Context: one part of a larger RNA
RNA sequence: UGGCGGGGGCCCGCACAAGCGGUGGAGCAUGUGGUUCAAUUCGAUGCAAAGCGAAGAACCUUACCAGGGUUUGACAUGCUGGCGUAAGCCUAUGUGAAAGCAUGGGGUGGUGUGGGGUUCGCCUCACACAGCCAGCACAGGUGCUGCAUGGCUGUCGUCAGCUCGUGCCGUGAGGUGUCCGGUUAAGUCCGGUAACGAGCGCAACCCUUGUUCAUAGUUGCCAGCACUUCAGGUGGGCACUCUAUGGAGACCGCCGGCGACAAGCCGGAGGAAGGCGGGGACGACGUCAAGUCAUCAUGGCCUUUAUGUCCUGGGCUACACACAUGCUACAAUGGCGGAUACAAUGGGUCGCUAACCCGUAAGGGGGAGCUAAUCUCAUCAAAGUCCGUUUCAGUUCGGAUUGCAGGCUGCAACUCGCCUGCAUGAAGCUGGAAUCGCUAGUAAUCGUGGAUCAGCUACGCCACGGUGAAUACGUUCCCGGGCCUUGCA
Numbered sequence: 001u002g003g004c005g006g007g008g009g010c011c012c013g014c015a016c017a018a019g020c021g022g023u024g025g026a027g028c029a030u031g032u033g034g035u036u037c038a039a040u041u042c043g044a045u046g047c048a049a050a051g052c053g054a055a056g057a058a059c060c061u062u063a064c065c066a067g068g069g070u071u072u073g074a075c076a077u078g079c080u081g082g083c084g085u086a087a088g089c090c091u092a093u094g095u096g097a098a099a100g101c102a103u104g105g106g107g108u109g110g111u112g113u114g115g116g117g118u119u120c121g122c123c124u125c126a127c128a129c130a131g132c133c134a135g136c137a138c139a140g141g142u143g144c145u146g147c148a149u150g151g152c153u154g155u156c157g158u159c160a161g162c163u164c165g166u167g168c169c170g171u172g173a174g175g176u177g178u179c180c181g182g183u184u185a186a187g188u189c190c191g192g193u194a195a196c197g198a199g200c201g202c203a204a205c206c207c208u209u210g211u212u213c214a215u216a217g218u219u220g221c222c223a224g225c226a227c228u229u230c231a232g233g234u235g236g237g238c239a240c241u242c243u244a245u246g247g248a249g250a251c252c253g254c255c256g257g258c259g260a261c262a263a264g265c266c267g268g269a270g271g272a273a274g275g276c277g278g279g280g281a282c283g284a285c286g287u288c289a290a291g292u293c294a295u296c297a298u299g300g301c302c303u304u305u306a307u308g309u310c311c312u313g314g315g316c317u318a319c320a321c322a323c324a325u326g327c328u329a330c331a332a333u334g335g336c337g338g339a340u341a342c343a344a345u346g347g348g349u350c351g352c353u354a355a356c357c358c359g360u361a362a363g364g365g366g367g368a369g370c371u372a373a374u375c376u377c378a379u380c381a382a383a384g385u386c387c388g389u390u391u392c393a394g395u396u397c398g399g400a401u402u403g404c405a406g407g408c409u410g411c412a413a414c415u416c417g418c419c420u421g422c423a424u425g426a427a428g429c430u431g432g433a434a435u436c437g438c439u440a441g442u443a444a445u446c447g448u449g450g451a452u453c454a455g456c457u458a459c460g461c462c463a464c465g466g467u468g469a470a471u472a473c474g475u476u477c478c479c480g481g482g483c484c485u486u487g488c489a
Base pairs, nucleotide, nucleotide: 003488004487005486007485008484009483010482011481012480013479015475016474019438020437021436022435023434026328027327028326029325030324031323032322033321034319035318042053043052064314065313066312067311068310069309070308073138077137078136079135080134081133082132083131088108089107090106091104092103093102094101095100110129111128112127113126114125115124116123117122140303141302143301144300145299149297150296151292152291153290154288156286161200162199163198164197165196166195167176168175169174179192180191181190182189206280207279208278209277211248212247213246214245215244216243217242220238221237222236225235226234227233251274254268255267256266257265258264330431334390335389336388337387338386339385340384346377347376348375351370352369356365357364358363397428402423403422404421405420406419407418408417444467445466446465447464448463449462450461
């Protein structure tokens, strides 16, 4: 100087407390450990691994295993030699699980430069490029080392800190500044002060949302007018909604009080919004030899008829068990049947697919429109509202499991896909110790869209809107953190 203390002081955070809902018990889904296996590829391991890399494991992916092939190689560059109506494309036979290997047929069959011929169509020769074969340099490696590295990322932590120049103090390490009094979300600002300034952080500048104005008016909208097949459908209009570009608006600006006449704090007015308006992006110096050599790049090491590469099949989906994250429930604020209302974000031409018809349904037929504010997914929702039923039961709760019959995708659903119908109807009656999230349009609850994607194991992830709470006395205690101070080796 730091670090630590079951030392002190001050302060903060869903840290506790006050509340609401969960997890831990059940079934299932997913991940992990373990075990098993020919293989169950690899990585991630307290917080900060475990619905993580994986925004899609039937083949492929695929890195693993078994077996079958191959060796200048699936891919790149260069050199040497050879080939020629060659390779490639189309196609046949044998063998094979395929990859491939072997053999054959026919058609088609490059580019440029130069020379010769020419009927200007082209033919022919040489060279070069391209191609093939043989050979050589080399290729290749998801092999090892994240403790050799770059890059990227997590975490402390959106915590308020981390430093520098000059000066001053100290023999020096170093201190001061960065401390003290106020104040703030903030090393934010004010005042004091051997310090005076400055940088990286904070804040602001950026995006979005909340109000309004101007501009613009189709594919959007419809106040008034007309037509109407009653549909903004048509004429018409751009007022409104909306869309998307530019402005305005919030600054403790105004008033009162507190304060040191400061910084600021409290209350009020006006206002769509008030004291950082809400949300996001943005992560200082550093810490954890944190994570990643399997995104990529890369030093070194290892491998080279194999640790490369191609293929078929299997595996990554195993199952006495343990853990993590979720979904569905245990019911009456509910279940079921009927009727009926209101969204937003997005996606679509290898696609979204309407009307109509068939089917109980999944789905099938059909083919209009749409490169989309036009058509479509999508009547665009569900919880909601109204009516009926059920009356506390392992039930009209719950849906696991299993049987049968179908549908779809795809070369192919046995290992190992999803969906539908009928039948079956398990555990489960609110979950021990313990433990998690959340302070407002939040929690809880309800549905919708998207990426990946042929299909899907999505109950995951990312986004969107609908309904919409309770509680915070307070900082003694638990956890993490900041500043000052004190003790320690």
Small-subunit ribosomal RNA, 3' major domain from an uncultured bacterium, 489 nucleotides, folded computationally. Its mean pLDDT, the model's own confidence on a scale to 100, is 82. The full RNA is in RNAcentral, with records from ENA and SILVA.